Predicted 3D model of a 1505-nucleotide RNA (small-subunit ribosomal RNA) from an uncultured bacterium.
[in-house]
């Protein structure tokens, strides 16, 4: 620090996801040790049991018992235990410490300040501590009760209580005065006094007590600032805001009460709702921030829930009280008791959180003079890997690279120096032994000082020594012994992301954080081997921050991706020109205080290190106080003119409002002319018209809109504005001067304007025209088209308030190259006017630089560069929807979510593909022609059907006379049956035998059984061995036309012989890519020329190659024969010739070379000459990059899978030849341009020894017999046929046609039954030119005629070749099909056989409405009112003080009553919120459901708002 994911690819936008760190965690697997830290996040749910707050006898009174000893009248008593235990009175403490976070959005907390307060114990200081009194507990007696507990009577002490005295002071005061205290206890002691002889006074010390002041500590109160979310919470408030008086409090204060006033808070967010303890800090982050508030620390709040006060220095009190409520427990049913959010522990809840431990040894706290007691605070231990940190599970050596596993191309590779083996070490663990520090106080004793004092008592205090005290714990640590011995797992291995193979599985099982894997070779599932990462842990889940600049202060955006408000006016607010003076709020600087400790950071130190701990420092960016500075912002004062405005003069304009006027046109009405149609459409029909339409003329009516001018012209803020005239009225612009003097810009709310359509009331209504009706179209047509037609469109008034209200671009100001139009107004120039020209300002367009931008593009009218202000955005869908509010008559508008769901949705540009887009151009593509197919019969292939099998493959073009260039057996892969199992075939091993030939038996054969003959070649040590062949045997292995052509190679088809497909360098572009290859011409051609940021090149085209056409030359047998000679019935038959034809070698020729014209002086085209041939002469071979997962595993090769007495192999027979049908390809025909017969002529190219086979003979013939010749320019196949000549047939199912069938034959072959071809005789079917549709062909072509060949024993109508005869037509490119180039649109890219929308049906999910129902919470009104404070009454009751001899009275109280306030509770009625509900609404998702075809191309009616 980034990465993955939208696309065919690209750039951008944008979301989702990952890698990091983190945790009080939990879960899964695993688990050796130690240190340190943390451990109910949920039910503030309920709690058994124990403990968690007591202590003081030096404040006070009382005061046991057991036991022991003694006595005894045997009942008991005494002593001791012991002034002990114990409770009580009294004091201090219990308000600390400990727990929890429910409540609280608040002066609760944080920070910085403040004044009107209190503070027990503690410290310092001043003063005092005198003299009296009366009670009540305990205790005793009696009583009630189950208990808790309570009642009555009696006795008694005090540091308990109450008067009196005194008052340094303190408090009050009308300054005269008034008020107000106290407690003692203990130690020691010489003289003196007293005594009941115990003691006391007195002195002294200590601890107390009272009062006052100050301090310290702690607490209460006030205030500035900061402190969550919702505006779908906008108004709240009556003690409310203030005042006066009083009350109350420790204290200010509406804190409370009465009266007076009517205030107070709030868009800088009051009120309401939801959520939440706050902070230091913690986690994260580069930081700014974000999240969080466990442990530790500070503050607050709470203590079963609610209320209340008492005591007290402090409480409205966790382990106190009272009352109400819920719950639990006890009960004798009458009543009682309780509060773990203290420490342990239990149940419950939950994914989840520990021991009912030890100790007060240390630290701290309470009490005490002290010893000491108490202390679940605390110190320790225990449990659990919950976290952090540290250590270990060994180290060295060791290659035969062991065994074994996995894998393999079978060679090997890998686990792997890993192991074993050898040599070492000893951390941890185990055993044995040793063994700390934490301990110093206090206290006691001893010694030495100091102070107090009359005192060398005592007490206080300092120092030294000794003694005493350890829960942890025999722990840390150390030594010795033994022993590699006891100690490694978890996750991952497709990309992100480090790590790969095998097997299994077969869209199954499963995985998955995102993208995505799995449908028979899965590095993605499961297992294994191996590897990678971390390690006593590792993964998963959850959480927070980060990455995310994805809320953007740092640090984002808004033309098209989400996003500019429809437009203006304008309050608040924000921002604001130049100069001077001043101020000091902001700002800046210094100082001071504070910012607790801990933490973080730095330095140092201590545990062996670290974690951890200790010490010191720094920092804490903040707040406050104070001192300065004065540039800038703000405030104050004064001035200025450039911003803004006003005045004057001009000027353009569909700017707005009102009234009036005008002509053209449509329609209607009246009349005339006139007659059969009109109208409408793609074509029609509905419709109108003989009752007279349409057309035409004249007249009239009425409404609406204003042709031409008219223009990227004008005006307006926008919406918008268009005939002419008048009136009223807004704004802009130009020129020149004068004036005001910052008066400005923007603008949340607010107010106004606001197209079309819509609504209300009333008019109006010609044309047009939703709805509606009819006619067409169509599968349907609730549409598009047509005929009609009502709202509406128009006017007036009112509402509505939206839009693709768009420049998809908020307003204002300033700045930043130009060029060129146009509208308005000026200036200059020329003698004037006008034009041209130059120039200024304001509008409005186009082009274009810099710059910007993802690109497209924008570009002085910015989307550039800056400033100011406003509005808006934050993934897609759900949804601009629901609910709520506001507005509206309604329709609806505005504001505006969530659940759920997806891994995208998007923008711009690129390359393709496509278009019922465009342009250009080709092709037997159409057209023009000729001949066919489709009808018939037959042949052949295919489908289908059948079958034991009808083997398999090929399926639009591009499967179907295709693989088949030869299925009777064989072939043959199929079926039936019979056999074989190392096999029909290959290699290796062992044994035997030569090989081979032949015979017999069984059998359909394969095969099985038996017999005979027979020994070769090489070497030899003479035994034997070896090569080849055969037989037998064992195992490795063979074999498979079994599967997968979607695992493959190779080969092939096809687009297409179409003209295309690319590359290098350069250039352009962020990039995909573009350029080149586009353009203008031209060509059969990306063929060539010209131009051009391209220049070149490659694969294709063309040419080179072959055949053919002309010529030359060379050569000349088997070919040829002109001349010469011979010769025949004839004949190149012979000699000969090399002329000709021909053969086959080598060459030549054609190149737009020449002429004319056109064209750009080009390429090239048109015409012509010459020439055998003319513009690639004709034909062939030749097939670019690629496409179709095209075809082929059955040619061959080959991975994987399957099979192995069978899916292999051998044999016999059958089948591939079936046959109701359907299709393709052909043959033969339907006849006279023909058929039959007779005669007669002319080819080319081929083939031939297991062959072609002449002649001759025989047969009607197929053919047979015999056999010359030929390995072939020699011989043979071999008669070419159509043609030509002659003749018959005369339009008919025929002298056409030949199927079918009968008979007889021939040939091939082991064999023609299934199932061959041919011959002869006989038979003589359909068929009379073929529906829709469809095929081929552009010249030696079509058509027609025959010939040959491959395969092959035999078997073509097929296939491949050959020649003979030999046409017609092409105007042309509109249309059909296919193709090429350019361009355009695109939502397509498995690419239009694409994509995609909505209803309906089914399933599931969340959600709105819903008669209601059930909760929660809260407001208002009223009822009610416990406990309690306060007030009041106080007739009942009362020790202290006063009066009084007493009785009694007074003062002061108590019980009790009443009143105010008030918790729970109740009644009524609202608000908010949640759950649920028959039914209902839409939404989302889901496999290959239904209906249509809306959108994307002109998407077939352009789309959209």
């Nucleotide at each position: 620090a980034g990465a993955g994911u939208u696309u065919g690819a690209u750039c951008c936008u944008g979301g989702c996801u990952c890698a990091g760190a983190u945790u009080g965690a939990a879960c899964g697997c695993u688990g050796g040790c130690g240190g340190c830290a943390g451990g109910c996040c949920u039910a503030a749910c309920a709690c058994a049991u124990g403990c968690a707050a007591g202590u003081c006898g030096a404040a006070c009174g009382c005061g046991a018992a057991a036991g022991c000893u003694c006595c005894u009248u045997c009942g008991g008593g005494a002593g001791u235990g012991a002034g002990u235990a114990g409770a009580g009175u009294g004091g201090c403490g219990a308000a600390c410490g400990g727990g929890u976070g429910a409540g609280u959005a608040a002066c609760g907390c944080g920070u910085a300040g403040g004044a009107a307060u209190c503070u027990a114990c503690c410290c310092a200081a001043g003063a005092g501590u005198g003299g009296g009194g009366g009670a009540c507990a305990a205790c005793c007696c009696g009583g009630a009760g189950a208990a808790a507990u309570c009642c009555g009577g009696g006795c008694u002490a005090a540091u308990a209580c109450c008067g009196c005295a005194u008052a340094c002071g303190c408090c009050c005061u009308a300054c005269g005065g008034g008020g107000u205290a106290a407690a003692g206890u203990g130690g020691g002691g010489g003289a003196c006094c007293u005594u009941u002889c115990g003691g006391g006074g007195c002195c002294u010390c200590a601890c107390g007590c009272u009062u006052u002041u100050g301090g310290a500590u702690a607490a209460g109160c006030c205030c500035g600032c900061g402190u969550a979310c919702c505006a779908u919470u906008a108004g709240c408030u009556u003690g409310u805001u203030g005042g006066c008086a009083g009350g109350g409090u420790a204290a200010c204060g509406g804190c409370c009460u009465a009266c007076c006033a009517a205030g107070g808070c709030u868009u800088c967010g009051a009120u309401g709702g939801u959520u939440a303890g706050c902070u230091g800090g913690u986690c994260u982050g580069a930081g700014a921030g974000g999240a969080u508030g466990a442990u530790c620390a500070g503050c607050c709040a709470c203590a079963c829930c609610g209320g209340a006060a008492c005591u007290g220095a402090c409480a409205c009190a966790c382990g106190g009280u009272c009352c109400g409520g819920a719950c639990u427990c006890c009960u004798a049913c009458g009543g009682g008791a309780g509060g773990c959010a203290g420490c342990a522990g239990u149940g419950a809840g939950g994914a989840a959180u520990u021991u009912u431990g030890c100790g007060c040894a240390a630290u701290g706290g309470g009490g005490g003079a002290g010893a000491c007691c108490c202390u679940g605070a605390c110190g320790c231990a225990g449990c659990a890997a919950c976290g952090c940190c540290g250590c270990g599970u060994g180290a060295g050596u060791g290659a035969a690279g062991a065994a074994g596993g996995c894998u393999u191309u079978c060679g090997g590779g890998u686990c792997g120096u890993a192991a074993a083996g050898c040599u070492c070490u000893g951390u941890c663990c185990g055993g044995c032994g040793g063994g700390a520090a934490g301990a110093a106080c206090c206290u006691g004793c001893c010694g030495c000082g100091g102070g107090u004092u009359a005192a060398c008592a005592g007490c206080c205090u300092g120092c030294g020594g000794c003694a005493c005290u350890g829960a942890c714990g025999g722990u840390a640590c150390c030594g010795c012994c033994g022993a590699a011995g006891g100690a490694a797992g978890c996750a991952c291995c497709g990309g992100c992301u480090a790590a790969c193979u095998c097997c299994g599985u077969g869209c199954c099982a499963g995985c998955a954080g995102c993208c995505g894997c799995g449908g028979u070779a899965a590095u993605a599932c499961g297992g294994a081997g191996g590897g990678u990462g971390c390690a006593a842990g590792c993964g998963u889940u959850a959480u927070u921050c980060g990455g995310a600049a994805u809320u953007a202060u740092u640090g984002g955006g808004c033309g098209u991706a989400a996003a500019g408000g429809g437009c203006g006016c304008g309050c608040a607010g924000g921002c604001g020109g130049c100069c001077u003076u001043u101020u000091a709020a902001g700002u800046c600087a210094g100082a001071u205080g504070u910012g607790a400790a801990a933490g973080c950071c730095c330095g140092g130190g201590g545990c062996u290190c670290a974690a951890c701990c200790c010490c010191g420092g720094a920092a804490g960016c903040g707040c406050a106080u104070u001192u300065g500075a004065a540039a800038c912002u703000g405030g104050a004062a004064g001035g200025c003119u450039u911003g803004a405005g006003u005045a004057u003069g001009g000027c353009a304009g569909a700017g707005g409002g009102a009234a009036g006027c005008g002509g053209a046109a449509u329609u209607c009405c009246u009349g005339g002319u006139g007659u059969a149609g009109a109208g409408g459409u793609g074509a029609a029909a509905u419709u109108c018209g003989u009752a007279g339409a349409u057309a035409u003329c004249a007249g009239g009516a009425g409404g609406a809109a204003c042709a031409c001018c008219g223009g990227u012209g004008g005006c307006g803020a926008a919406g918008g504005c268009g005939g002419c005239u008048u009136c009223c009225u807004g704004g802009a612009c130009c020129a020149a001067u004068a004036c005001u003097g910052a008066c400005g810009c923007u603008g949340a709310g607010g107010c106004g304007c606001g197209a079309a359509g819509g609504c209300g009331u009333g008019g109006g209504g010609a044309g047009c025209a939703a709805a509606c009706a009819g006619g067409a179209u169509u599968a349907g047509a609730u549409a598009c088209c047509c005929u009609g037609g009502u709202a509406g469109u128009c006017c007036a008034c009112g509402c509505a308030g939206u839009a693709a209200a768009c420049g998809g671009u908020g307003a204002g100001c300033a700045c930043u190259a130009g060029g060129u139009g146009u509208g308005g107004c000026g200036g200059g120039u020329a003698u004037u006017u006008a034009c041209c020209c130059c120039u200024g300002c304001c509008g409005u367009g186009c082009c274009g630089c810099a710059g910007c931008a993802a690109a497209c593009g924008c570009a002085u009218u910015a989307a550039g560069u800056g400033c100011u202000c406003c509005g808006c955005c934050u993934g897609g869908g759900g949804a601009g929807u629901a609910c709520g509010g506001c507005c509206g008559c309604a329709a609806g508008g505005u504001u505006a979510a969530a659940a759920c769901u997806c891994a995208a949705a998007g923008g711009a540009a690129u390359u393709g593909a496509c278009g019922g887009g465009g342009g250009c151009c080709c092709g037997c593509a159409c057209a023009a022609g000729c001949g066919g197919u489709g009808g018939a019969g037959c042949a052949u292939g295919u489908g289908g059907u059948u079958u034991a099998a009808u083997u398999c493959g090929a399926c639009g073009c591009a499967a179907c006379g295709c693989g088949a260039a030869g299925a009777a057996c064989c072939u043959u892969a199929c079926c039936u049956g019979g056999g074989c199992u190392u096999g029909a075939c290959a290699u290796c091993c062992c044994g035997g035998g030569a090989a081979u030939u032949u015979c017999c038996c069984g059998g359909a054969a394969a095969c099985g059984g038996g017999g005979a003959a027979g020994u070769g070649c090489c070497c030899u040590u003479a035994g034997g061995g070896g090569a080849g062949c055969c037989c037998g045997g064992a195992g490795a292995c063979a074999g498979g036309u079994g599967c997968u052509g979607c695992a493959u190679g190779g080969c092939u088809g096809u687009c297409g012989u179409c003209a295309g497909c690319u590359c290098g360098u350069g250039u352009c572009g962020u990039g995909a890519g573009a350029u080149g290859u586009u353009g203008g011409g031209u060509u059969a051609a990306g063929u060539c020329c010209c131009g051009c940021a391209a220049c070149g090149a490659g694969c294709g085209c063309a040419a080179c190659c072959c055949c053919u056409g002309u010529c030359u030359u060379c050569a000349g047998u088997u070919a040829c024969c002109a001349u010469c000679a011979g010769g025949u019935a004839a004949a190149g038959c012979u000699g000969g010739g090399g002329a000709c034809u021909c053969u086959g070698g080598a060459g030549a020729u054609a190149c737009u070379g020449c002429c004319c014209c056109g064209g750009u002086c080009a390429a090239c085209g048109g015409g012509g000459a010459g020439g055998a041939a003319g513009g690639u002469g004709g034909g062939g071979a030749u097939g670019a990059c690629g496409u179709c997962a095209a075809g082929u595993c059955c040619u061959c090769a080959u991975g994987g899978c399957c099979u192995u007495u069978a899916u292999g192999u051998c044999c016999a027979g059958g089948g591939c030849u079936a046959c109701a049908c359907a299709c393709g390809u052909g043959c033969u025909a339907c006849a006279a341009u023909g058929g039959g017969c007779u005669g007669u002529a002319c080819a080319a190219a081929g083939g031939g020894c297991g062959g072609c086979g002449a002649a001759c003979u025989c047969g009607c013939g197929a053919g047979a017999g015999c056999a010359g010749g030929c390995c072939a320019a020699u011989c043979c196949c071999a008669g070419a046929a159509a043609g030509c000549a002659g003749u018959c047939c005369u339009c008919a199912g025929u002298u056409c046609g030949g199927a079918u069938c009968g008979g007889a034959g021939u040939c091939u072959g082991c064999a023609a039954c299934c199932c061959g071809a041919c011959u002869c005789c006989g038979u003589g079917a359909a068929g009379u030119u073929g529906g829709a549709a469809u095929c081929g062909c552009u010249a030696g072509u079509a058509a027609u005629c025959g010939c040959g060949g491959a395969u092959c024993a035999g078997c073509a109508u097929g296939c491949c070749g050959c020649g003979g005869u030999g046409a017609a037509u092409a105007c042309g490119u509109u249309c059909c099909c296919g193709g090429g180039c350019c361009u355009u649109g695109u939502a397509c890219a498995c690419a239009c056989c694409g994509c995609c929308c909505g209803u309906c049906a089914c399933a599931c999910c969340a959600u709105g409405a819903g008669a209601g129902u059930c909760g929660g919470u809260u407001g208002u009104a009223c009822c009610a009112g416990a406990a309690g404070u306060u007030g009041u009454c106080g007739g009942g009751c009362c020790a202290a003080c006063c009066c009084g001899c007493a009785a009694g009275g007074g003062a002061g109280g108590c019980a009790g009553g009443c009143a105010c306030c008030c918790a729970a509770g109740g009644u009524a009625u609202g608000g908010c919120u949640g759950a649920u509900a028959a039914u209902u609404g839409g939404g989302g998702u889901g496999a290959a459901g239904u209906c249509g075809u809306a959108a994307c191309a002109a998407g077939g009616u352009a789309a959209c708002c």